Background: Model confidence (mean pLDDT): 83 of 100. A computed fold for a 73-nucleotide RNA from Desulfobulbaceae bacterium S3730MH12, annotated as c-di-GMP-I riboswitch aptamer. Its Rfam family is "c-di-GMP-I riboswitch aptamer". Gene Ontology term of the family: cyclic-di-GMP binding. Rfam's curators write: GEMM was predicted in a large-scale screen for bacterial structured RNA regulatory elements. Of the family's consensus pairs, 94% are formed in the model.
RNA sequence: AAAUGAUAAAGCCAAACUUGUCGAAAGACAGGGACGGAAAGCCACGGGUCUGGAAGAUAGCCGGGUUGCCUUU
Repeated sequence: AAAUGAUAAAGCCAAACUUGUCGAAAGACAGGGACGGAAAGCCACGGGUCUGGAAGAUAGCCGGGUUGCCUUU
């Protein structure tokens, strides 16, 4: 540097639900919580889905871009 997968070790994130706040809503943020995850870190570029008048949301829907821990080769 590249590939690999969670077997081991150290850790990490956090679904549903719930409390508060924001929002037209989908949903987001913080606390509790743990279904799961090997990028469930980040980016709304393409498709999908959701809200909707325009415009938004969703990265834990798929693809793509980008950065990174550990093991093994």